[in-house]
RNA sequence: GCCUCUGUAGCUCAGUGGAUAGAGCAGCGGUCUUCUAAACCGUUGGUCGGGAGUUCGAAUCUCUCCAGGGGCGC
Numbered sequence: 001g002c003c004u005c006u007g008u009a010g011c012u013c014a015g016u017g018g019a020u021a022g023a024g025c026a027g028c029g030g031u032c033u034u035c036u037a038a039a040c041c042g043u044u045g046g047u048c049g050g051g052a053g054u055u056c057g058a059a060u061c062u063c064u065c066c067a068g069g070g071g072c073g074c
Base pairs, nucleotide, nucleotide: 001072002071003070004069005068006067007066010025011024012023013022018056027043028042029041030040031039049065050064051063052062053061
């Protein structure tokens, strides 16, 4: 330099055009317990990496930029 994959909650990820964006873990509150842990119940948390475009509608499609992983280069 070229090709390719990834970027969504604090962490690991799901969601591949119809919407109020989800799960587990973690956090917070509670029940229980002599206390702690465990278990159970409830709950907080997101400009979907940035910008632009297509569309009635975009996390999802297109372009570009940024960051990271992998591959190729006699």
Overview:
The RNA shown here (transfer RNA) has 74 nucleotides and comes from a Phototrophicales bacterium. Its Rfam family is "tRNA". It is annotated as a transfer RNA. Rfam describes the family as follows. Transfer RNA (tRNA) molecules are approximately 80 nucleotides in length. The source organism's lineage runs through Bacteria, Bacillati, Chloroflexota, Candidatus Thermofontia and Phototrophicales.